Background: Transfer RNA from Campylorhynchus zonatus, 71 nucleotides, folded computationally. Its mean pLDDT, the model's own confidence on a scale to 100, is 81. It matches the Rfam family "tRNA". Its family is annotated with triplet codon-amino acid adaptor activity in the Gene Ontology.

RNA sequence: UAGGAAAUAAUAUAAAGGAAGUAUGGAGGGUUUUGAUCUCUCUAGUACAGGUUCAAGUCCUGUUUUUCUAG
Numbered sequence: 001u002a003g004g005a006a007a008u009a010a011u012a013u014a015a016a017g018g019a020a021g022u023a024u025g026g027a028g029g030g031u032u033u034u035g036a037u038c039u040c041u042c043u044a045g046u047a048c049a050g051g052u053u054c055a056a057g058u059c060c061u062g063u064u065u066u067u068c069u070a071g
Stems, first nucleotide, its partner, number of pairs: 001070007010024004018054001025043006047063005
């Protein structure tokens, strides 16, 4: 420099254009003599800016960051 891929909660990972989930983590409660285990509740998220659409994490454009291949 050219081409490709990715960006979702503190972490990992889903989501046929139609209610953003799950697990770990964090906070609190129950159980337990205490602790661990188990169990219940809560917490927090779509990289940024536009566009299409009644409706966008998802489709389109640009930017940023990371990564792969070639030179």